Description
A computed fold for a 347-nucleotide part of an RNA from an uncultured prokaryote, annotated as small-subunit ribosomal RNA, central domain. The RNAcentral record of the full RNA draws on ENA. It matches the Rfam family "Bacterial small subunit ribosomal RNA". The coordinates come from a structure-prediction model, not an experiment, and the mean pLDDT is 89.

[in-house]
Context: one part of a larger RNA
RNA sequence: CUGGGCGUAAAGAGUAUGUAGGCGGCUUAAUAAGUUGGGAGUGAAAGCCCGAGGCUUAACCUCGGAACUGCUCUCAAAACUAUUAAGCUAGAGUUUGGUAGAGGGUGAUGGAAUUCCUAGUGUAGAGGUGAAAUUCUUAGAUAUUAGGAGGAACACCGGUGGCGAAAGCGAUCACCUGGGCCAAUACUGACGCUGAGAUACGAAAGCGUGGGGAGCAAACAGGAUUAGAUACCCUGGUAGUCCACGCCGUAAACGAUGAGUGCUAGAUAUCGGGGGCAUAGCCUUCGGUUUCGAAGCUAACGUAUUAAGCACUCCGCCUGGGGAGUACGGUCGCAAGAUUAAAACUC
Numbered sequence: 001c002u003g004g005g006c007g008u009a010a011a012g013a014g015u016a017u018g019u020a021g022g023c024g025g026c027u028u029a030a031u032a033a034g035u036u037g038g039g040a041g042u043g044a045a046a047g048c049c050c051g052a053g054g055c056u057u058a059a060c061c062u063c064g065g066a067a068c069u070g071c072u073c074u075c076a077a078a079a080c081u082a083u084u085a086a087g088c089u090a091g092a093g094u095u096u097g098g099u100a101g102a103g104g105g106u107g108a109u110g111g112a113a114u115u116c117c118u119a120g121u122g123u124a125g126a127g128g129u130g131a132a133a134u135u136c137u138u139a140g141a142u143a144u145u146a147g148g149a150g151g152a153a154c155a156c157c158g159g160u161g162g163c164g165a166a167a168g169c170g171a172u173c174a175c176c177u178g179g180g181c182c183a184a185u186a187c188u189g190a191c192g193c194u195g196a197g198a199u200a201c202g203a204a205a206g207c208g209u210g211g212g213g214a215g216c217a218a219a220c221a222g223g224a225u226u227a228g229a230u231a232c233c234c235u236g237g238u239a240g241u242c243c244a245c246g247c248c249g250u251a252a253a254c255g256a257u258g259a260g261u262g263c264u265a266g267a268u269a270u271c272g273g274g275g276g277c278a279u280a281g282c283c284u285u286c287g288g289u290u291u292c293g294a295a296g297c298u299a300a301c302g303u304a305u306u307a308a309g310c311a312c313u314c315c316g317c318c319u320g321g322g323g324a325g326u327a328c329g330g331u332c333g334c335a336a337g338a339u340u341a342a343a344a345c346u347c
Stems, first nucleotide, its partner, number of pairs: 004318003007301002012315001014201004021194003025088007033081002035077008049065006091191001092188003095184005103177007110154001115149007125136002162169002206247006215241002220236004258314006266292002269289009296303002320347003329340004
């Protein structure tokens, strides 16, 4: 390479948009590039294979055949692919009317709580733990009342509930803004799917500059525990956590399950629409989200219309364990490092 695979054995890129490329709905006509059939030429000889023959045999040699699966030309066919032309509406999109939502951004506002400050009441403890101690406190703590400051997060509602491509999104209001779903008819007429490179987004931590800093809290200090205790527990506490702008580009970025389309029993719960009826509800139909389960699949576990079933298209990835997601080189980055990615050797 072929072949086989990728939920858990190695293997789905973190996610999307999209270039090239690959693939692509129905009907009619034309062409004949691919395709199919016939014919012609060529496909050196030797060799291989088959059948004969010659050396006493064999090796070896001679003759004939077959083969050389290819290429070129030519004659035809027109189903399929392709191209061109014309058309269609089932894919896709547009329109109109509704509709749910923590989807995104900006600004403003709110209450509870923690901490701190000021003042009042008040007096000897308070904290903390398995038990203690470090710690705070007669310079008046803890507790309690009133007022103020500041930062961060938004209890209840809250739900295997919703939205988003993923990361993720949860107080309230206003403004700006993206997407979805349903119903209806009108319009465009294949405009589609995937997507190497590329581009954009991308938790937390980390980095740069400037702010901010209540609580929490790596590092650090102390107290305990212990044989020791560079820990678990306690008292403190700095980066950080927050904001603006700019980097980083990684996660068990998980459904460990790429995207799209069609087909293949049901039952149940729930969310958002529509229709009908005998209207606390029931039936039905689209679109999501759960749980169970038939056939099938699977090594088993399990999965099962949200497939891991049956098929097709396109992309990514895997090929024994270790060495190693490492070295070297390249690219990117301020750095941390990221990405691409071996070999020797060894079992």